[in-house]
RNA sequence: GCGCUGGUAGUCUAGUGGUAUGACAGCUGCCUGCCACGCAGCGGGCCCGGGUCCGAUUCCCGGCCGGCGCA
Numbered sequence: 001g002c003g004c005u006g007g008u009a010g011u012c013u014a015g016u017g018g019u020a021u022g023a024c025a026g027c028u029g030c031c032u033g034c035c036a037c038g039c040a041g042c043g044g045g046c047c048c049g050g051g052u053c054c055g056a057u058u059c060c061c062g063g064c065c066g067g068c069g070c071a
C1' cells in the first nucleotide's frame, strides 16, 4: 500500500429499513436485626462525516480505530 472483517450503555452481547435485546455493573424500593443473597423497578447506548430513502443502527461513499491476510 491492497483486500477481508469488526466498531451498539461502564463491560460483554443480540438485532434488523419503521429510533434497539439480554446479562453483569450502577441507582431506588421490598426482604433482613445489619450485610449478602433473592424479588420488583429505574437510568444509561448504535465510532465520525456525507449520500439514498417518507424513514438509516441497518444500504452506499469517505474517514478513524482494532483484528486477520497478501505484498
Base pairs, nucleotide, nucleotide: 001070002069003068004067005066006065007064010024011023012022018054026042027041028040029039030038047063048062049061050060051059
Notes: This is a predicted structure of a 71-nucleotide RNA (transfer RNA) from an archaeon. It matches the Rfam family "tRNA". The family's RNA type in Rfam is transfer RNA. The coordinates come from a structure-prediction model, not an experiment, and the mean pLDDT is 81.